RNA sequence: ACGUGCUCUGGGGUCGGUGCAAGUCCGAACCGGCGGUGACAGUCCGCGACCCGGGAGGCGCCUGGCGCGCCGAGCGGUUGACCUGGUGGAACUCCGGGACCGACGGUGAGAGUCCGGAUGGGAAGAGACACGU
Numbered sequence: 001a002c003g004u005g006c007u008c009u010g011g012g013g014u015c016g017g018u019g020c021a022a023g024u025c026c027g028a029a030c031c032g033g034c035g036g037u038g039a040c041a042g043u044c045c046g047c048g049a050c051c052c053g054g055g056a057g058g059c060g061c062c063u064g065g066c067g068c069g070c071c072g073a074g075c076g077g078u079u080g081a082c083c084u085g086g087u088g089g090a091a092c093u094c095c096g097g098g099a100c101c102g103a104c105g106g107u108g109a110g111a112g113u114c115c116g117g118a119u120g121g122g123a124a125g126a127g128a129c130a131c132g133u
Stems, first nucleotide, its partner, number of pairs: 001133005006127004014028004029113002031102002033047004042100002051077003057071005062065001082098005104116003
């Protein structure tokens, strides 16, 4: 240094209004996973998450079967949103201005921010640890 393992890390609701009732509606507020890039990105490129398919395999049950139920890796699919002016050698990334986007289920009324699946998963990053080369 590289590989494997192990450990750690991995956002956000405040005020007002309406209403019997809203962190869900209305006005304002707040948040922005990971890698990349001629220079810093929620909106560019790619990845992850969520969702759908599939199913290696695992677990449970009793009626012991071509049984039922639950979980589920690799893999495949799907998946949102930006313009404008400026600076510059270079910026859809910076600065000014104005916009836009955000899974599923739940809820006394509709959710990026509440509750739940989730003490889960996770791209990846870090490490003074272990093993190997």
Notes:
This is a predicted structure of a 133-nucleotide RNA (FMN riboswitch aptamer (RFN element)) from Auraticoccus cholistanensis. The sequence is in RNAcentral, with records from Rfam. Taxonomically the source falls in Auraticoccus (Bacteria, Bacillati, Propionibacteriales, Propionibacteriaceae).